Predicted 3D model of a 266-nucleotide RNA (Bacterial large signal recognition particle RNA) from a Clostridia bacterium. It is recorded under the gene name ffs. Its Rfam family is "Bacterial large signal recognition particle RNA". Its family is annotated with SRP-dependent cotranslational protein targeting to membrane, signal sequence recognition and signal recognition particle, plasma membrane targeting in the Gene Ontology. Rfam's curators write: The signal recognition particle (SRP) is a universally conserved ribonucleoprotein involved in the co-translational targeting of proteins to membranes. It is annotated as a non-coding RNA gene.
RNA sequence: UCGUGCUAAGCGGGGAGUUAGCGGUGCCCUGUACCUGCAAUCCGCUACAGCAGGGUCUAAUCCCCAUCACGAGGCGCAUGUUUGCGAGGCAGGCGCCGGUAAGGAACGUCGAGGGCCGGGUCCUGUGCAAUCGGCAUCUGCGAACCAUGUCAGGCCUUGACGGGAGCAGCAUUAAGCAGAGCCGCCGGUGUGCCGCGGGUUCGCCUGGCCGGAGUCACCUGCCGGAGUUCCGCUCGGGGGCACUGCGUCGAAUGAUGGGUGCACGA
Numbered sequence: 001u002c003g004u005g006c007u008a009a010g011c012g013g014g015g016a017g018u019u020a021g022c023g024g025u026g027c028c029c030u031g032u033a034c035c036u037g038c039a040a041u042c043c044g045c046u047a048c049a050g051c052a053g054g055g056u057c058u059a060a061u062c063c064c065c066a067u068c069a070c071g072a073g074g075c076g077c078a079u080g081u082u083u084g085c086g087a088g089g090c091a092g093g094c095g096c097c098g099g100u101a102a103g104g105a106a107c108g109u110c111g112a113g114g115g116c117c118g119g120g121u122c123c124u125g126u127g128c129a130a131u132c133g134g135c136a137u138c139u140g141c142g143a144a145c146c147a148u149g150u151c152a153g154g155c156c157u158u159g160a161c162g163g164g165a166g167c168a169g170c171a172u173u174a175a176g177c178a179g180a181g182c183c184g185c186c187g188g189u190g191u192g193c194c195g196c197g198g199g200u201u202c203g204c205c206u207g208g209c210c211g212g213a214g215u216c217a218c219c220u221g222c223c224g225g226a227g228u229u230c231c232g233c234u235c236g237g238g239g240g241c242a243c244u245g246c247g248u249c250g251a252a253u254g255a256u257g258g259g260u261g262c263a264c265g266a
Stems, first nucleotide, its partner, number of pairs: 001266006010056002012030004020046005034054005063259007073249006079242005085236004090232001091229001092231002094227001096225005102220003106215002114210008122199006128192002130189006137180005147172004155164003
């Protein structure tokens, strides 16, 4: 150096998560990706860190290590943006109150605001009227007996004259009923273009006089106050997204360099 047989190794790896840690099952990425059994309220193990069983291939382009390039994807932080949550009250927006009167509108020399005099509205008393009710007044009706007058007949009494009670009838009237309504009296009122006296006069309406230029605060503006938590703002923490940036892990691919047996025969 060659040949034959065997063995270690290989037959995937990574990220997050979980875990004291490692590996696996499950998720995601990558992509040539042996087979069977186990596993999330988990399974197996302990730094040589899945276990158990089987298969295949072979010491190399293929197994192992280092460096470099490129780099899917994941994770963390920051930034930006967006979304919803909690708290605050700086009070910007917002609504409210008070003031001001620069601008606009409106009223005003056909006379503003203001001042003076009066009337009304309001309260109270009273008169008159209206209306209602009652009383009184008038008219009519109105009592089997227990109302009055007169009482036929009859009755009682008397020797008689006479006397007495008294039904019906007639007349009248009481209570009561009905009506009238002039005058009178009393009381009431969701009444009155009514009269008189007094009070109040704050406000409002109105008449007259004085006087002569403002008045008002509707909108904008400005000042002050109190408020709200709807929007903004501040603070806290959460989710999504991002051409982002930084850090970290890093599959896959490529390049370079290095490393790795045993036996027999020639």